[in-house]
């Protein structure tokens, strides 16, 4: 150089016939408890890596970067 794969919440990850952003784990508040702990109820937290472009409408669909793993040379 060239070809694939991955990027979503602090963390591991789901979530495409294009139309609701979520889960579980961590925080943080709140109940039980003398207190922790466990558990239960609630919360708060995200430019879906960046840009453009196609659509009435993009996490998903097309291009270009960018990080990472990989496989060729």
């Nucleotide at each position: 150089g060239g070809g694939g794969g991955c990027g979503u919440a602090g963390c591991u990850c789901a979530g495409u016939u294009g139309g609701g952003a979520g889960a579980g784990c961590g925080u943080c508040u709140g109940g039980u408890u003398c207190g922790c702990a466990a558990u239960c109820a609630g919360a708060a937290g995200g430019u879906c890596g960046g840009g453009a472009g196609u659509u009435c409408g993009a996490u998903c669909c097309u291009c270009c970067c960018c990080g990472u793993c990989u496989c060729c040379a």
Record summary:
Transfer RNA from Desulfobulbus sp., 73 nucleotides, folded computationally. Its Rfam family is "tRNA". Rfam classes the family as a transfer RNA. It was read from a public genome assembly. The coordinates come from a structure-prediction model, not an experiment, and the mean pLDDT is 81.